Model confidence (mean pLDDT): 79 of 100. A computed fold for a 109-nucleotide RNA from Nitrosomonas sp., annotated as Glycine riboswitch aptamer. The organism belongs to Nitrosomonas, within Bacteria.

RNA sequence: AACAGGCAAUCUGGAGAGCGUUGAGAUUAAUCUUAACCACCGAAGGGGCACGCGAGGUAGCUUCAUACUUUCGCAAAUCUCUCAGGUAAAGAGGACAGAGGGGCGAAGU
Numbered sequence: 001a002a003c004a005g006g007c008a009a010u011c012u013g014g015a016g017a018g019c020g021u022u023g024a025g026a027u028u029a030a031u032c033u034u035a036a037c038c039a040c041c042g043a044a045g046g047g048g049c050a051c052g053c054g055a056g057g058u059a060g061c062u063u064c065a066u067a068c069u070u071u072c073g074c075a076a077a078u079c080u081c082u083c084a085g086g087u088a089a090a091g092a093g094g095a096c097a098g099a100g101g102g103g104c105g106a107a108g109u
Base pairs, nucleotide, nucleotide: 002109003108006104007103010099011098012097013096018038020037021036022035023034024033025032026031039087040086041085045083046081047080048079052074053073054072055071056069057068058067059066
């Protein structure tokens, strides 16, 4: 210097669920903000778990090289919870996917 798991950014696509009730405020109005309450959604984020692996324990074995375990740790998601977030359209957000040649880049080569 290059490659490099990947990370952030840019562009494009991107679902679901109440124009809820009441009070207060803003406002010509439409509507918006906020607090409480009820009903919902899952695809920001976050929590939980399996197979399995390791350790401990019990048994077995000393040729073969294992079995069990209401013990502990690690441990996935588009599953699940619904804390957070969200629930007319618009806007914003949005897991994930694609794009381009750029930025950063661990171990390693």